[in-house]
Predicted 3D model of a 73-nucleotide RNA (transfer RNA) from Blattella germanica.
The coordinates come from a structure-prediction model, not an experiment, and the mean pLDDT is 81.
Its Rfam family is "tRNA". Rfam classes the family as a transfer RNA.
RNAcentral holds the sequence, with entries from GtRNAdb.
NCBI's taxonomy places the organism under Eukaryota, Pterygota, Dictyoptera, Blattodea, Blattella.
RNA sequence: CCUCUGGUAGCUCAGCUGGUAGAGCGGUGGACUCUAAUUCCAUAGGUCGCUGGUUCGAAUCCGGUUCAGAGGA
Numbered sequence: 001c002c003u004c005u006g007g008u009a010g011c012u013c014a015g016c017u018g019g020u021a022g023a024g025c026g027g028u029g030g031a032c033u034c035u036a037a038u039u040c041c042a043u044a045g046g047u048c049g050c051u052g053g054u055u056c057g058a059a060u061c062c063g064g065u066u067c068a069g070a071g072g073a
Stems, first nucleotide, its partner, number of pairs: 001072007010025004019056001027043005049065005
């Protein structure tokens, strides 16, 4: 320098053919318990790396850019 993969909740990751952003763990409150843990119920938490474009509508498609990883010269 070139190519490819990835960046989504505090963490690990889903998200199909563009149509209301989700799960597990964790957090908070409650139930249960003498207390704690386990278990159960409820609940909060996201400018989908950044920036533009296409579209009625973008996490998703396209351009640029940045970070991490892999391969090549």